A computed fold for an 86-nucleotide RNA from Rheinheimera pacifica, annotated as c-di-GMP-I riboswitch aptamer. Its Rfam family is "c-di-GMP-I riboswitch aptamer". Gene Ontology term of the family: cyclic-di-GMP binding. Lineage of the source: Bacteria > Pseudomonadota > Gammaproteobacteria > Chromatiales > Rheinheimera.
[in-house]
RNA sequence: UUUGUGCAAUGGCAAGUCGGUUGAAAAACUGUACACGCAAAGCUAUGGGCCUAACGGUUUUAACCUACGGUCGCCAGGCCGCACCU
Numbered sequence: 001u002u003u004g005u006g007c008a009a010u011g012g013c014a015a016g017u018c019g020g021u022u023g024a025a026a027a028a029c030u031g032u033a034c035a036c037g038c039a040a041a042g043c044u045a046u047g048g049g050c051c052u053a054a055c056g057g058u059u060u061u062a063a064c065c066u067a068c069g070g071u072c073g074c075c076a077g078g079c080c081g082c083a084c085c086u
Base pairs, nucleotide, nucleotide: 004084005083006082012038013037016034017033018031019030020029021028022027036073042079043078044077046076047075048074049071050070051069056065057064058063059062
């Protein structure tokens, strides 16, 4: 450098539960203990999907629509990587 494999590796990440902070919410961040799981569960909201609906809009006034808010642990794309073998 390349091909292949990856069963979670004395290494890494980590949903969820409980507490705190931020936020309209979805959700994010953080602390403790455990661990649903992950070979990209590393980065990136570019396309689709999904969640929320503050602002704005509609109207029958309490409902509906709306992303400029989120989600990469939904999928695809892009970037960059780990262990072992060859």
It was read from a public genome assembly, where an Rfam model found it.